[in-house]
RNA sequence: CGAGCCGGCCGGGCGGCCGCGUCGACGCUCGCUUCGGCGGGCGUCGCCGAGGAAAGUCCGGGCUCCACAGGGCAGGGUGGUCGGCAACACCGACCCGGGGUGACCCGCGGGAAAGUGCCACAGAGAACAGACCGCCGCCGACUCCGGUCGACGGCAAGGGUGAAACGGUGGAGUAAGAGCCCACCAGCGGUUGAGGUGACUCAACCGGCUAGGCAAACCCCACCCGGAGCAAGGUCAGACAGGAAGCGUCCGAGGGCGGCCCGCCCGAGCUUCCGGGUAGACCGCUAGAGGUUGUCGGCAACGGCAACACGAGAGGGAUGGUCGCCGCUCGCGGCUUCGGUCGCGGGGCACAGAACCCGGCUUACAGGCCGACUCGUCCG
Numbered sequence: 001c002g003a004g005c006c007g008g009c010c011g012g013g014c015g016g017c018c019g020c021g022u023c024g025a026c027g028c029u030c031g032c033u034u035c036g037g038c039g040g041g042c043g044u045c046g047c048c049g050a051g052g053a054a055a056g057u058c059c060g061g062g063c064u065c066c067a068c069a070g071g072g073c074a075g076g077g078u079g080g081u082c083g084g085c086a087a088c089a090c091c092g093a094c095c096c097g098g099g100g101u102g103a104c105c106c107g108c109g110g111g112a113a114a115g116u117g118c119c120a121c122a123g124a125g126a127a128c129a130g131a132c133c134g135c136c137g138c139c140g141a142c143u144c145c146g147g148u149c150g151a152c153g154g155c156a157a158g159g160g161u162g163a164a165a166c167g168g169u170g171g172a173g174u175a176a177g178a179g180c181c182c183a184c185c186a187g188c189g190g191u192u193g194a195g196g197u198g199a200c201u202c203a204a205c206c207g208g209c210u211a212g213g214c215a216a217a218c219c220c221c222a223c224c225c226g227g228a229g230c231a232a233g234g235u236c237a238g239a240c241a242g243g244a245a246g247c248g249u250c251c252g253a254g255g256g257c258g259g260c261c262c263g264c265c266c267g268a269g270c271u272u273c274c275g276g277g278u279a280g281a282c283c284g285c286u287a288g289a290g291g292u293u294g295u296c297g298g299c300a301a302c303g304g305c306a307a308c309a310c311g312a313g314a315g316g317g318a319u320g321g322u323c324g325c326c327g328c329u330c331g332c333g334g335c336u337u338c339g340g341u342c343g344c345g346g347g348g349c350a351c352a353g354a355a356c357c358c359g360g361c362u363u364a365c366a367g368g369c370c371g372a373c374u375c376g377u378c379c380g
Stems, first nucleotide, its partner, number of pairs: 001376004006371005012326007020049002023046010051351001055362002058360005063229004070262004075225005080094005095109001096107004110220002115218002117214003132159002134155004139150004167185005186210001188207008233283004242274006254266004291308007327349003330345006
């Protein structure tokens, strides 16, 4: 210098004018009043006023209400190991498999030797397989004496199909062949030993000669799992009008215990239809398993300690618009020592926006900054 790989961060700045929302102060005004005040409306001034994803709502929790004797069945989730965390489907380190020269990346990574099922197209045959071409034997016919054709058998060595065809190489053997037999190799299972917390790795011996894939097909194994959600839930205020039918009050309707069953508990109301009323205020509500910095422990995720700072909380739902200057970038033109520099432009500057709150994941994103590392080339 070129190419690459991983991580972190920012994501326009300043000012003028106009506008919006909560809160506070003041003024005006209205209502109520136990005359102390309280509440509403309007205006002025002041403080503050979105994000790294506020998003998707996909996981996990806090919080709230309901439920909370128990058993069984069904259902859902997770899935290498060890650790981290409040918890997780998240994070870290490691193991195994795959890719890359490498930094590094990818894995929906338990079990296919418990059972059932499936394996498109092609192909003769797709799972205790298979004679399409082919090879071989014998018989018959023909013959140009090289063979050709037909029937009956043998063969998984070669060809061909396929994502996948039931170990590989060599030898012995045979009519031709074959783990049929032998040597070596690969792979599988078991035992023992060594290392590691563990997943797992290494070594020796034994075994039968060999075992296809799919579990995001059923299934099996291990572990985990109450329901609903801030329109949760609570307080205050206010409005109204009931009627009809059916079932039932211990021979018990109905309800609760997650979906079902058993079992248990409560139990006098329940269901359907017609009609009527309200949809206001306040709390919940924002200071938290939180952040920054330092230090200690740990490979790391993370944890301990100390200090510091912490100002959105709406409810038709605010956080915006416009102008100027600057910044970055693009286009055009001039100059140029080719590195740049000056001028003009009514070119551009993303994705997106709180609504109970956190931890994650995923997705979207103009442009830019910083750091670690790898490979290649050249120079010293």